[in-house]
Context: one part of a larger RNA
């Protein structure tokens, strides 16, 4: 000197940070991913408007238009992001720099062109079944921007040629042939605008690849059979033993292979003159994970924390036949431990999906609580004040000393407290925070001080008590009758809303 720290004692107040370092253990409850009627079919609530009855004359049934809440359903987008965690990983991670002539990119922008033309289903719904529930069988109806068949396309694939080009494999780009492959509408006073196919180039994310670089161990010295290379086939969005069939017997290694341990990497953060060491919390990138182990599926994008499909543990309902669940989201609860907070408020602001828009959703985010956990700054008052009171320690008994301290006089009023007033954040509207910040006024020295030390290291001394006893101690060492070293006190030293102890680490 640091700290995500914990303890002990003490505590007033602002701002602005931080707040399970352990058990990646279990979780009760709520909330954390929806939306779009400008893609459909059904539903049809209020209101308004028009009839009929009743009649107690303004009331209560009823039918009809209009109207369009709402409710579930197809079907589109998004749910791969944002939010958590650090278990695994020593390199399919991560930092730097590269390559990709071996590659994808939904929504964005931008280029050119088209939207033609048929067709069958199904969910909701109606009617029956089965089950304790989760949930699910038949029958019968119906729409689409679902879902399907034709046509057309300059791009896709073979191939044949030609021109340039280059970085080895090759790569660009014209011209023929052939073969196969789109497309959807919705909306408007029927002007707009927006889909939808395909196309070209960008922009953004991304995938692979290689070069170097950062932990301990040799009490791990040899390791490896998809092993290392090569043909070929197959997989991919793409290179490749990725994978497989055959072939050759390669391939790593003391410049540490293999095997243990032990860890997320960086940017940073600590500490140092630096060189270095030590670290990886919060905020930013990149990764792995999502009860555990394993699989794919959808999709532009998982092999998908809040999908799903098996498999094991565990919970939990059940009617015993079955079935449901995963907080390392935000709060929250048990448990571990030396220890780490609120089942709060709001979508005003910033940003996220959706929608043409109004606007819905957003525990992302803005705020607020709760902890001196940690920084900054502010206060507990200031000025005079000598009979140097009173006490109360000492003591040579004379006196020093506490101590200008304190009474006392004057005098201010931070903050906190009460009244009033009252913004920015917000651009027309729209403020959770909030009557918050501020300002203005009013009362009254009032409400606010400790902790730890005093042998020498190292600032700071006496007297009692105690008597190697009680005890202290970071080290050296103090105590066995005058202990500046223990315990009290008075008295000094340090720091100070903190003091000190332990911890780790330079």
């Nucleotide at each position: 000197g640091a700290c995500g720290a914990a303890c002990g004692c003490u505590g007033g107040c602002u701002g602005c940070g931080u707040g399970c370092u352990u058990a990646a253990c279990a979780c009760a409850u709520g909330c954390a991913a929806g939306u779009c009627g400008a893609a459909c079919g059904c539903u049809g609530a209020a209101g308004c408007u028009u009839g009929g009855u009743g009649c107690u004359u303004g009331c209560a049934c009823u039918g009809g238009g209009u109207g369009g809440a709402u409710g579930a359903g197809u079907g589109g987008c998004g749910a791969a992001c944002g939010g958590g965690u650090g278990a695994g990983u020593a390199a399919u991670a991560c930092g730097u720099g590269a390559g990709u002539a071996a590659c994808c990119u939904g929504c964005c922008c931008u280029u050119g062109a088209c939207u033609c033309u048929g067709g069958g289903a199904u969910a909701a719904g109606c009617c029956u079944g089965g089950g304790a529930a989760a949930c699910u069988g038949g029958g019968u109806c119906u729409a689409a921007u679902a879902c399907u068949g034709g046509a057309u396309a300059c791009g896709a694939c073979a191939u044949g040629u030609c021109a340039c080009c280059g970085c080895a494999u090759g790569g660009u780009g014209g011209c023929g042939u052939g073969u196969g492959g789109a497309a959807a509408g919705g909306g408007u006073u029927u002007u707009a605008c927006u889909g939808g196919u395909u196309u070209u180039g960008g922009a953004u994310g991304g995938g692979c690849u290689c070069a170097c670089g950062g932990c301990c161990u040799a009490u791990c010295g040899g390791c490896u059979u998809g092993u290392u290379g090569g043909u070929g086939g197959g997989g991919u969005a793409a290179u490749g033993g990725c994978u497989c069939a055959c072939c050759a017997a390669g391939g790593c290694g003391a410049c540490g292979a293999c095997g243990g341990g032990u860890a997320g990497c960086c940017g940073g953060c600590c500490u140092g003159a630096g060189a270095g060491g030590g670290u990886g919390a919060c905020c930013g990138g990149c990764c792995a994970c999502a009860c555990u182990g394993g699989g794919a599926c959808u999709g532009a994008g998982a092999c998908a924390c809040g999908g799903c499909c098996c498999a094991a543990a565990c919970u939990c309902c059940u009617a015993c036949g079955g079935g449901a669940g995963g907080c390392a989201g935000c709060a929250g609860u048990g448990g571990g431990a030396a220890a780490u907070c609120u089942u709060g408020c709001g979508c005003a602001a910033u940003g996220g999906g959706c929608g043409a828009a109004a606007g819905c959703c957003u525990g992302a985010c803005g705020c607020a609580g709760c902890c001196a956990u940690g920084c900054c700054g502010c206060g507990u008052g200031g000025a005079u004040g000598a009979u140097g009171a009173a006490g109360g320690u000492c003591u040579u008994a004379g006196g020093a000393u506490u101590g200008u301290a304190a009474a006392a006089u004057c005098c201010u009023u931070u903050c906190a407290c009460c009244g009033g007033u009252g913004a920015a954040g917000a651009u027309a509207a729209u403020g959770a925070c909030u009557g918050u910040a501020g300002c203005c006024g009013g009362a009254g020295a009032a409400g606010a001080a400790g902790c730890c030390c005093c042998g020498g290291c190292u600032a700071a001394c006496u007297u009692c008590g105690u008597g190697c006893c009680a005890g202290c101690a970071g080290c050296c060492g103090c105590g066995g009758u005058a202990a500046u070293a223990c315990g009290a006190a008075g008295g000094g030293g340090g720091c100070u809303a903190g003091c000190g102890u332990u911890g780790c680490u330079c």